The part of an RNA shown here (small-subunit ribosomal RNA, 5' domain) has 563 nucleotides and comes from a Pseudomonadota bacterium. NCBI's taxonomy places the organism under Bacteria, Pseudomonadati, Pseudomonadota. Its mean pLDDT, the model's own confidence on a scale to 100, is 85.
[in-house]
Context: one part of a larger RNA
């Protein structure tokens, strides 16, 4: 001088593009991160539309008769009260009791009437939700760097020693049967997680049979250096249906080839320590067998006694490797964040199952540590996914929006899912760009500082005058990204126009030499500075302050690390 995933101090206007737990692979509350298919299948619940005939059944209502007797209205009327009269008696009112007519509700019986419901036949169609069987996916994508010094990685080969779902091309087929089981129903156990028994049922789930273009194994012949290839024979070996009125489409089975992907083997290459010098019994090789998709001590039995090593075995330490990144004229040195390829891991250790593919981050089993629930019998869990919390630390962000784009899974499709991804938020963490104004302006104003008291300097700097509007503020318009119909999270964002007004915007480090930049005062080996040399003990250009000056500038310094 350059560099950084940086941190710290002071300061801080904007934009674009990037980057952001380097420490505890420490522990994690909460939400989301892998589903999808009803055009494989049977159910449960539910919405809309439609719904024939017959039988059983016999509700309400209505009619008639009988009963019923609330209530209404008359007659006779003992007796009593009042009034009139001399009295008999008369008038008015009340009234026990007897009695005529009328007659509501209700009840019973008969008739009529035909609702609900049940049974059988017919005729269902279009959806929605929910689990379940089944298929595909979940082995991708995303994270981290613990382990690993190794065929892990890089590079170049080999596989006559191999596998390959989905995709592409081609050939041949897809016939006919069977038995179950979840869901569901019933009963039961358990606090829960979950489970037991019995019964019913479907399929592109499962199992025989047939066929055998083909394929596999064996045998024979030919071919090849070889386990290759060809021909013939024997045995074995396939399948599934769905949608549509149909045409047809989507599937399924077997085989050959391809593409892409993967397994295994080999040569070479890349850390430190020799104060690690000897290491090794499945060890090294052979034969036979097992196992695998496949070679092989990969494993087993037997046989032989080998194998490795100063060209560094074995042991110890450290470490993911690479494309690359930083630096350097280069050679080299250091590093391996982001992005991309490969590897390893998924609480720790081990194991297998399923599958084309795993010994499987958000699958299973066992053991361990830890956390949580519990009815104490028993259960549940795994952020090194995205956010977020605690802890650790000098230190590292939002519990945001959207599937609009790109990509992925499923589906015939519509579509659903996607913390991949696209965006937004936070942070001068980095790089790049822009701005904080421009011109004129001397009496060199005021003021500060210095002064030899004459002056010098800050300084055209300010004021003032004239401009401009990048930014800023307000208003208006407003995308591309979306190809061919719709669909834009970002976003009323970018961008454009109009108006306003110098308005909203400068710091930081240094000034003894290295090293650009000097005076005054204070201090007095004190306080302090310092990268090295070194300053400070009374005129300090080295400490502190002020004025001035120099450097860089939305940054400037310091610290750490690398060249």
């Nucleotide at each position: 001088g350059g560099a950084u995933g940086a941190a710290c101090g002071c300061u801080g206007g904007c934009g674009g593009c990037g980057u952001g737990c380097c420490u505890a692979a420490c522990a994690c509350a909460u939400g989301c991160a892998a589903g999808u298919c009803g055009a494989a299948c049977g159910g449960g619940c539910u919405g809309g539309c439609g719904c024939u005939u017959a039988g059983c059944g016999g509700a309400a209502g209505c009619c008639u008769g009988c009963u019923g007797g609330a209530g209404g209205u008359g007659g006779c009327g003992a007796u009593c009260a009042c009034g009139a009269g001399a009295a008999a008696u008369c008038g008015u009112g009340a009234g026990a009791g007897c009695u005529g007519c009328u007659g509501a509700a209700g009840g019973c019986a008969g008739g009529u009437g035909g609702a609900a419901g049940c049974u059988a036949c017919u005729a269902g169609c279009c959806g929605g939700c929910c689990a379940g069987u089944g298929g595909c996916g979940a082995a991708c994508g995303g994270g981290u760097g613990c382990g690993u010094a190794a065929c892990a990685c890089g590079u170049g080969g080999g596989u006559g020693a191999c596998c390959u779902g989905c995709c592409c091309c081609a050939a041949a087929g897809u016939g006919g049967g069977g038995g179950a089981u979840a869901a569901c129903u019933a009963u039961c156990c358990g606090a829960a997680a979950g489970g037991a028994u019995a019964g019913c049922u479907a399929a592109u789930a499962c199992c025989g049979c047939a066929u055998g273009u083909g394929g596999u194994u064996c045998c024979a012949c030919a071919u090849u250096c070889g386990u290759u290839u060809g021909u013939g024979g024997a045995a074995c070996u396939a399948a599934a249906g769905g949608a549509g009125c149909a045409a047809u489409c989507c599937g399924c089975u077997u085989u050959g080839g391809g593409a892409g992907g993967g397994g295994c083997c080999c040569g070479c290459g890349g850390c430190c320590c020799a104060u690690c010098a000897g290491c090794u019994a499945g060890u090294u090789g052979g034969u036979a067998g097992g196992g695998u998709a496949a070679u092989g001590g990969c494993c087993u039995a037997c046989c032989a006694a080998g194998g490795c090593g100063a060209u560094g075995a074995c042991g110890g330490g450290u470490a993911g490797c690479u494309g690359g990144u930083c630096u350097g004229a280069g050679a080299g040195g250091a590093c391996g964040a982001u992005c991309a390829g490969c590897c390893a891991c998924a609480c720790u250790g081990g194991c297998a199952c399923u599958g084309a593919g795993a010994c499987a981050c958000g699958g299973g089993c066992c053991a361990g540590a830890c956390u949580c629930c519990u009815a104490c019998g028993g259960g549940a869990g795994g952020c090194a996914g995205c956010a977020g919390u605690g802890a650790g630390g000098a230190a590292u962000a939002u519990u945001g929006c959207g599937c609009a784009a790109u990509g992925g899974g499923c589906g015939a499709a519509a579509g659903c899912c996607u913390g991949a991804c696209g965006c937004a938020g936070c942070a001068a963490c980095g790089c790049c760009g822009c701005g904080u104004g421009g011109g004129c302006g001397a009496c060199g104003a005021a003021g500060g500082u210095c002064u030899u008291c004459g002056g010098a300097u800050c300084g055209u700097a300010a004021a003032g005058c004239c401009c401009u509007u990048u930014u800023c503020u307000a208003g208006a318009g407003g995308a591309c990204g979306a190809g061919g119909u719709a669909g834009g999270a970002c976003g009323g964002u970018a961008c454009u126009c109009u108006a306003g007004g110098a308005a909203u915007a400068a710091g930081u480090c240094u000034c003894g030499g290295c090293u650009a930049a000097c005076u005054a005062c204070g201090u007095g080996c004190c306080a302090g500075c310092a990268g090295c040399c070194g300053c400070g003990g009374u005129a300090a250009a080295a400490c502190g302050u002020a004025g001035g000056a120099g450097g860089c500038g939305a940054g400037c310094g310091u610290u750490a690390u690398c060249c």